This is a predicted structure of a 72-nucleotide RNA (transfer RNA) from an Akkermansiaceae bacterium. The organism belongs to Akkermansiaceae, within Bacteria.
RNA sequence: GCCGGCUUAGCUCAGUGGUAGAGCAGCUGAUUUGUAAUCAGCAGGUCGCCAGUUCAACCCUGGCAGCCGGCU
Numbered sequence: 001g002c003c004g005g006c007u008u009a010g011c012u013c014a015g016u017g018g019u020a021g022a023g024c025a026g027c028u029g030a031u032u033u034g035u036a037a038u039c040a041g042c043a044g045g046u047c048g049c050c051a052g053u054u055c056a057a058c059c060c061u062g063g064c065a066g067c068c069g070g071c072u
Stems, first nucleotide, its partner, number of pairs: 001071007010024004018055001026042005048064005
C1' cells in the first nucleotide's frame, strides 16, 4: 500500500427497515442467627463519528476513526 472482519448497557454478546434485549456484574427487598446461594424487583444505552436513502435506520449506502486478521 491492497483486501476482509468487528464497533450495541460496566463486561460477554443477541437484535436481517417499524419505539433496543439477554446473561453476568451493580442496587433494593424477601429468605438466613449471619454470609453465600436462591427468588422477586429496579437501574443502567446520543447502537463508534459524520453524511446519504427512506414515511421510518442498530439494520441499507458512502466517508472517517479505532481494534483484529490476511496479502504484498